[in-house]
Molecule: SAM riboswitch aptamer (S box leader)
Organism: Halobacillus andaensis
RNA sequence: CUCUUAUCUAGAGUGGCAGAGGGACUAGGCCCUGUGACGCCCGGCAACCUUCAAGUAACGACUUGAAAAGGUGCUAAUUCCUACAGAUCUCACCGAUCUGACAGAUAAGAG
Numbered sequence: 001c002u003c004u005u006a007u008c009u010a011g012a013g014u015g016g017c018a019g020a021g022g023g024a025c026u027a028g029g030c031c032c033u034g035u036g037a038c039g040c041c042c043g044g045c046a047a048c049c050u051u052c053a054a055g056u057a058a059c060g061a062c063u064u065g066a067a068a069a070g071g072u073g074c075u076a077a078u079u080c081c082u083a084c085a086g087a088u089c090u091c092a093c094c095g096a097u098c099u100g101a102c103a104g105a106u107a108a109g110a111g
Stems, first nucleotide, its partner, number of pairs: 001111008013042001015041003021032003026083004043075003048071002050067007079103001084100006
């Protein structure tokens, strides 16, 4: 980097360092930010990998509950919202809601 599977409306700081932009990309919007953002450290959250127990299945699996030492991850706003397709409402347009796809993020596995 590519592929497969799963998840993505929950949760998480009145800390330290640092000092200018940041919210993935393009466009439009809307926000955060010298009352210090983004980032790093610490802390925390969660429970994908992991461990334990119970149950189902019958062996390679699944469900539920618990734990948190380790590997990751996350720690403003739904993945901040929209963009493509379909349905419904309104229909002159605009627009609203829902579903799906695309894109993206993360984990585990494979190449």